[in-house]
RNA sequence: GGGAGGGUAGCUCAUUGGGAGAGCACUACGCUGAAGACGUAGUUGUAGGGGGUUCGAUUCCCCCCCUUCCCA
Numbered sequence: 001g002g003g004a005g006g007g008u009a010g011c012u013c014a015u016u017g018g019g020a021g022a023g024c025a026c027u028a029c030g031c032u033g034a035a036g037a038c039g040u041a042g043u044u045g046u047a048g049g050g051g052g053u054u055c056g057a058u059u060c061c062c063c064c065c066c067u068u069c070c071c072a
Base pairs, nucleotide, nucleotide: 001071002070003069004068005067006066007065010024011023012022013021018055026042027041028040029039030038048064049063050062051061052060
């Protein structure tokens, strides 16, 4: 330099055009002598950045940034 994949909650990841979610984590309460486990309730997001298409974009298109792999 060329090609392919990825970037969504604190972490691991779903979500293939119309409700942003799950598990773990965290907080409170219950339980316990205490802690863990368990149960109930709750908090957490500019969806990497910008632009475009569309009535509507995490999703489609373009540019840029970061990252993994392959080729040279």
Predicted 3D model of a 72-nucleotide RNA (transfer RNA) from a Nanobdellota archaeon. Its Rfam family is "tRNA". Rfam classes the family as a transfer RNA. The coordinates come from a structure-prediction model, not an experiment, and the mean pLDDT is 81.